Predicted 3D model of a 1483-nucleotide RNA (small-subunit ribosomal RNA) from an uncultured bacterium. Model confidence (mean pLDDT): 86 of 100. RNAcentral holds the sequence, with entries from ENA and SILVA.
RNA sequence: AGAGUUUGAUCCUGGCUCAGAAUCAACGCUGGUGGCAUGCCUAACACAUGCAAGUCGAACGAGAAAGUGGAGCAAUCCAUGAGUACAGUGGCGCACGGGUGAGUAACACGUGACUACCUACCUUUGAGUGGGGGAUAACCCCGGGAAACCGGGGCUAAUACCGCAUAACACCGAGAGGUCAAAGGAGCAAUUCGCUCAAAGAGGGGGUCGCGGUUGAUUAGCUAGUUGGUGGGGUAAUGGCCCACCAAGGCGAUGAUCAAUAGCCGGCCUGAGAGGGCGCACGGCCACACUGGAACUGAAACACGGUCCAGACUCCUACGGGAGGCAGCAGUGGGGAAUUUUGCGCAAUGGGGGAAACCCUGACGCAGCAACGCCGCGUGGAGGAUGAAGGUCUUUGGAUUGUAAACUCCUAUCAGCGGGGAAAAAGCGACCGGUGCUCAUACCAUCGGGAGUUGAUUGUACCCGCAGAGGAAGCCCCGGCUAACUCUGUGCCAGCAGCCGCGGUAAUACAGAGGGGGCAAGCGUUAUUCGGAAUUAUUGGGCGUAAAGGGCGCGUAGGCGGCUUCGCAAGUGGAAGGUGAAAUCCCUCGGCUUAACCGAGGAACUGCCCUCCAAACUGCGUUGCUUGAGGCCGGGAGAGGUGAGUGGAAUUCCCAGUGUAGCGGUGAAAUGCGUAGAUAUUGGGAGGAACACCAGUGGCGAAGGCGGCUCACUGGACCGGUUCUGACGCUGAGGCGCGAAAGCGUGGGGAGCAAACGGGAUUAGAUACCCCGGUAGUCCACGCCGUAAACGAUGAGUGCUUGGUGUAGCGGGUAUCGACCCCUGCUGUGCCGAAGUCAACACAUUAAGCACUCCGCCUGGGGAGUACGGUCGCAAGGCUGAAACUCAAAGGAAUUGACGGGGGCCCGCACAAGCGGUGGAGCAUGUGGUUCAAUUCGACGCAACGCGAAGAACCUUACCUGGGCUCGAACGGCUGGUCAACGGAGGUGGAAACAUCUUUACCCCGCAAGGGGGUCCAGUCGAGGUGCUGCAUGGCUGUCGUCAGCUCGUGUCGUGAGAUGUUGGGUUAAGUCCCGCAACGAGCGCAACCCUUGUCCUGUGUUGCCAUCAUUCAGUUGGGAACUCGCAGGAGACCGCCAGCGAUAAGCUGGAGGAAGGUGGGGAUGACGUCAAGUCCUCAUGGCCCUGAUGCCCAGGGCUGCACACGUGCUACAAUGGGCCGGACAGAGCGCACGCCAGGCCGCAAGGCCGCGCCAAUCGCAAAAAUCGGCCCUCAGUUCGGAUUGCAGGCUGCAACUCGCCUGCAUGAAGCCGGAAUCGCUAGUAAUCGCGGAUCAGCAUGCCGCGGUGAAUACGUACCUGAGCCUUGUACACACCGCCCGUCAAGCCACCAAAGGGGGGAGCACCCGAAGUCGCCGACGCCCUCGCGGGCAGGCGCCGAAGGUGAGACUCCUGAUGGGGACUAAGUCGUAACAAGGUAACC
Repeated sequence: AGAGUUUGAUCCUGGCUCAGAAUCAACGCUGGUGGCAUGCCUAACACAUGCAAGUCGAACGAGAAAGUGGAGCAAUCCAUGAGUACAGUGGCGCACGGGUGAGUAACACGUGACUACCUACCUUUGAGUGGGGGAUAACCCCGGGAAACCGGGGCUAAUACCGCAUAACACCGAGAGGUCAAAGGAGCAAUUCGCUCAAAGAGGGGGUCGCGGUUGAUUAGCUAGUUGGUGGGGUAAUGGCCCACCAAGGCGAUGAUCAAUAGCCGGCCUGAGAGGGCGCACGGCCACACUGGAACUGAAACACGGUCCAGACUCCUACGGGAGGCAGCAGUGGGGAAUUUUGCGCAAUGGGGGAAACCCUGACGCAGCAACGCCGCGUGGAGGAUGAAGGUCUUUGGAUUGUAAACUCCUAUCAGCGGGGAAAAAGCGACCGGUGCUCAUACCAUCGGGAGUUGAUUGUACCCGCAGAGGAAGCCCCGGCUAACUCUGUGCCAGCAGCCGCGGUAAUACAGAGGGGGCAAGCGUUAUUCGGAAUUAUUGGGCGUAAAGGGCGCGUAGGCGGCUUCGCAAGUGGAAGGUGAAAUCCCUCGGCUUAACCGAGGAACUGCCCUCCAAACUGCGUUGCUUGAGGCCGGGAGAGGUGAGUGGAAUUCCCAGUGUAGCGGUGAAAUGCGUAGAUAUUGGGAGGAACACCAGUGGCGAAGGCGGCUCACUGGACCGGUUCUGACGCUGAGGCGCGAAAGCGUGGGGAGCAAACGGGAUUAGAUACCCCGGUAGUCCACGCCGUAAACGAUGAGUGCUUGGUGUAGCGGGUAUCGACCCCUGCUGUGCCGAAGUCAACACAUUAAGCACUCCGCCUGGGGAGUACGGUCGCAAGGCUGAAACUCAAAGGAAUUGACGGGGGCCCGCACAAGCGGUGGAGCAUGUGGUUCAAUUCGACGCAACGCGAAGAACCUUACCUGGGCUCGAACGGCUGGUCAACGGAGGUGGAAACAUCUUUACCCCGCAAGGGGGUCCAGUCGAGGUGCUGCAUGGCUGUCGUCAGCUCGUGUCGUGAGAUGUUGGGUUAAGUCCCGCAACGAGCGCAACCCUUGUCCUGUGUUGCCAUCAUUCAGUUGGGAACUCGCAGGAGACCGCCAGCGAUAAGCUGGAGGAAGGUGGGGAUGACGUCAAGUCCUCAUGGCCCUGAUGCCCAGGGCUGCACACGUGCUACAAUGGGCCGGACAGAGCGCACGCCAGGCCGCAAGGCCGCGCCAAUCGCAAAAAUCGGCCCUCAGUUCGGAUUGCAGGCUGCAACUCGCCUGCAUGAAGCCGGAAUCGCUAGUAAUCGCGGAUCAGCAUGCCGCGGUGAAUACGUACCUGAGCCUUGUACACACCGCCCGUCAAGCCACCAAAGGGGGGAGCACCCGAAGUCGCCGACGCCCUCGCGGGCAGGCGCCGAAGGUGAGACUCCUGAUGGGGACUAAGUCGUAACAAGGUAACC
């Protein structure tokens, strides 16, 4: 210090999330030891039991018993116990200490200042302590009561109580003067402890004020003792604290009141800080003590372990009454995720009492429990490679666990055992000494010394010894963030998850394992706080488009404010002082072995107060000034506003004329209007609304907005003048006003237009778009409403910061007859652009630049501008304005693509033009479907469907049924065996495979034994699989597409994705070439190089050729080498030439020549990539699966099944034809063997028999067919057509039943040119005709080739389709087969409303009124006493808690039902939005 997450990618905005630190924690797994801390955050819920506040005999009176001893026969007595215990009077304490945080938003707390006050005990000082009196507990007696306790009578003491005396001081009073005390105890005594009155101190407390620290305005008004005064009362004391009277005030937008929440602080956590959060432990303050109220006592209380009353609860009870208060320490129940022992001790520290000893002390000191936290230590150290075994992984070689272990040597912290053993102790104190007192060396007091004595913790800390590595490691994580990777299992299951996200058969993300990483007696999780978050921004953010400028103005409070003089000193600055408790934090030093922890000193505590100084700045006062602002004078411009009047054009309507059948409307129509005369046209009239041209990124206005003309009234701005005022200014929360359209109220008006509505169309529907009608409304007056994409999505004001160019208004200068053209100033309004700014787009003197002032507003998306509340409104609705819940985004700008029923350019048999087809028929073939034991499998828009199949009767064959084999049908290695085993021959069974029987030579080396090879058998390691996954793959292929594109290097531009180059102007078939250009080059593609074809030349002439010569039936032969042809090698074409066009270029057009002309025709050749395209069944291959079978062999069947549907074809429907007869002309291929077959013979034919030739330019297949000539047929289901079927044959083959082809005879079906729709083709092409080949025993309408005959048409690019380039829009990026909206249906969740129902706290009014203070009265009772007396009891009154009643307000829960909202892979209906989204969208 940052990181992850919105996108295909980018930059920005913005939220969510993570890494850190922390905790009074809890939970899960685990757990050796010590130190120091900490430990009911919830029920201020209820509490059993014990303890937590007593003490003093030196204030006072009284005063046992047990026991022991003695006496007595005994009863009993005496002594001791003992002036003890228990209790009482009295004093001091109990107001401290300890607990808790309910209440409290307050002078409660913090801080500072102040004083109308009090203060027991303590300290200092002054003065005093004289003399009396009457009671009363205890005790005794009587009585009541269950008890608690109470009543009556009698006795008694005091440091208890009451007078008297005295009065320095004190108090009252102006003064004179007046008033007020006391207690004694101990000691022989000295003395001492007390007591009283004063003064002072210290410490403590009471009170007042300034300032400071929570939320809500959906709480805006609050207040009657209220605010003040006068007089009184009350208090320690000020005060409306209380009362009477008088006045009418006081508080509040700088937030009163109300509501909610909360003890406050030192501090603690976090943070760089500023801040934010918290207020456990420790320390200060406050408040409270079962709940509420109240006073008493006292120095102090309205009193935790006191009192009274009321209430709730618990307990006791004899039912009459009583008792109680753990928020003290332990402990119990309960609540809860959760928080300890009913321990020891007063040894220390501290407190109370006491003269003291001492007593008391759950304060405290310790111990116990708890990893709850912090800190320390240990669980061993060194050596040790056959890198052991085992585990895991593996490419099978190995790697890793891993020096890890074993093993050897060593050490001993902790725990264990044994031994030793502190500090915390000071005090107290026999005794001794000094001093004082005294007669005294006694006693006492005091000072010093001091034997002895005091430890809960504790035999603890610590030290020593002993033994032995022996007893001591887990938890989380390993996809990215984030450090750490493999295997197996699982298969969108089970599960994980902080965010992004993993899991649908190869999961580093689930689970296990191995390995690794992190931390460690802990580790994780959860919760919470701060941080990161500059994500509330003072430090330190924003508002054109991301969330965010108020619709506009006027203006109140407030904030801010020009130049200048002097003064003041509030702010400000400086200096000094006071305070800012301690602890904490920080620094230094020190103490526990270290640390945590603790101690000491310092610093700091950023604050508040006070004093002095300064006077720049702000402020306040004052003096001037003119530049800000305003006034005045002179001008011109303008749809600025209001009112009145007025004008023409047009629409509509009415009247009349002319006129006749239509008009109108649309994409096309229809509704509608019209023969009762429309539309059209002419004339006249009525009425309303709006103002064409001028008209302009022109003008005016604050905005909304304003447009014929005239008049009246009226606002503002601008220019010029240097005439006046002298800061009079800017902004502006609230407030007030204005405010388009629509809408509302009342009354008018109503021509046109036009929501709603009606009708016609469109459509699947059409509650729309289009058409015909049409009412509110639009218009006027008055009054409401108060909104808008009220937009420049840009608040107002001021100043500053290069320019260019328009335009509107006014002015100046120059020149001129004249500013019309020129230069220039101010104001307004546009465009382009510098710096600068910006995420970019863009803005740019009219800022979104640089600054200042003031206002408004924003803080993720949805829920929602919704709900509730308030307020405004007649209503509609406006303003204000949430939450639950939910999402991991929602967004802005720009980029590259893709897409568009966007645009431009351009191309292609894309359309058009044309020719021929398909779709109808029959058949062939493929596919779907269906059937079946099986109908094997694959291919599925184009780009599957005569496709894999270039050839399924068996085989093929992968499928089915049945029969068989298991080292296997084929192959390799090893071990053992075998050689009469396998094989061969033969036999039996069988459908065959196979099983079984008989028979029969292994080879080589070697004399032999034996060895080697081979065969076979057994075993074993491998086999085999057309089983799955083409979505794990290679290879190959299809397709876009033979389309012209796809990229790179360097440079440049951009924050970046990217751009540029590759765009542009031309041109091309082409990113082909030329030119231009921040680009310059290059690569893969294009083209060319290759093959073929077209012309020529040369060479070569056999098996090819034959012009000339000869010859023959015949190029048959001689011969020829010309021609054809074959082979080989060359030539030729390049816009080269000419002309025109073009930039003189590239190139285009035309022409010449040429066999061929502008890539001559055809082929091969397929860029980066796309389609998870196709293929695991060609082959190869990862993984998975089968192993007496999913392998292998065999027979038979199936792949050919058929009610159908589709694709591709063949043959036709006929006369441009069919049949018969005759005659002619190809090319390219194929054939050595079961081959092609001449020729002859047989057969109607298919074919058969005989058989020449041919290893093939030699022989053969072989006839080419259409064509041509002749004849017949004459429009007919035919002499068209040939399906189907019957019979008879032929061929191949082991075998043609399922299921081949061919022939003859017979049969002769559908079909007479094919609906919607759709395919091919641009020239030797389509069409048409035949020929050959591959596969192949046989089987061709398919496929691959070959030649023959041989067209038509292309105006053209608007349309359909596909493609290319540029551009534009985009909410698409799985990319339009995209995205996405709303209703409905289902589930679930939270919320709102709601007849009501239930609860809570608070206020108000009234009723009742306990205890109690205060006031009044105070008797015939009592006390003191004798007075005109005082007190008590008692009575009455004010106030007054709880309680009751009433009306409202607030808040919470619940509620049939209603309402919308969020969410939820694959529901329904439509298509609203995003591309002109198909009616531009939106407010």